Molecule: transfer RNA
Organism: Candidatus Portnoyibacteriota bacterium
RNA sequence: GGCCCUAUCAUCUAACGGCUAGGAUAUACGGUUCUCAUCCGUAAAAUCGGGGUUCGAUUCCCCGUAGGGCUA
Numbered sequence: 001g002g003c004c005c006u007a008u009c010a011u012c013u014a015a016c017g018g019c020u021a022g023g024a025u026a027u028a029c030g031g032u033u034c035u036c037a038u039c040c041g042u043a044a045a046a047u048c049g050g051g052g053u054u055c056g057a058u059u060c061c062c063c064g065u066a067g068g069g070c071u072a
Stems, first nucleotide, its partner, number of pairs: 001071007010025004018055001027043005048064005
């Protein structure tokens, strides 16, 4: 250089084109407890960037960025 794959809350990870983007861990607050832990409840927290297609895009297409693999 060529080809292919991946990118979602702090982390791990779901999501036939119909989203108010779900779950677990962690965090904060509250309950329980003499206290801590456990347990229970509640809350906050995300679609890599820019275009396109579509009534509607996390999802499909194009160009980038970052990471990974194969190959010369």